[in-house]
Predicted 3D model of a 91-nucleotide RNA (Glycine riboswitch aptamer). Of the family's consensus pairs, 90% are formed in the model. The coordinates come from a structure-prediction model, not an experiment, and the mean pLDDT is 80. The sequence was found by an Rfam model in a public genome assembly.

RNA sequence: AGGGAACUCUGGAGAAUCUCCAAUGUGGAGUGCCGAAGGUGCAAGACGGCGUCAGCCGUCGAAUCUCUCAGGCAAAAGGACAGAGUAUCCG
Numbered sequence: 001a002g003g004g005a006a007c008u009c010u011g012g013a014g015a016a017u018c019u020c021c022a023a024u025g026u027g028g029a030g031u032g033c034c035g036a037a038g039g040u041g042c043a044a045g046a047c048g049g050c051g052u053c054a055g056c057c058g059u060c061g062a063a064u065c066u067c068u069c070a071g072g073c074a075a076a077a078g079g080a081c082a083g084a085g086u087a088u089c090c091g
Stems, first nucleotide, its partner, number of pairs: 002090003006086006016031001018030004032073003038069001039067001041065001045060006
């Protein structure tokens, strides 16, 4: 040089201000949706095993893909990710 996690600042999408109950507790239930906290699944490939040598099985295995468990569907908050900075670690 480069890289890892942390903190601060800036930007940061989608989808119901739906229905009912309750009556001010920012609750409960239902239906319809969203995909960007977190989580599930897997392709190539790697390893191991079996084999009649055609293949088969098991484990590991990425994402903004997938599912929608969790979360979310006015604003605020949160928010993957991106940029800048601070101090720190590896090198």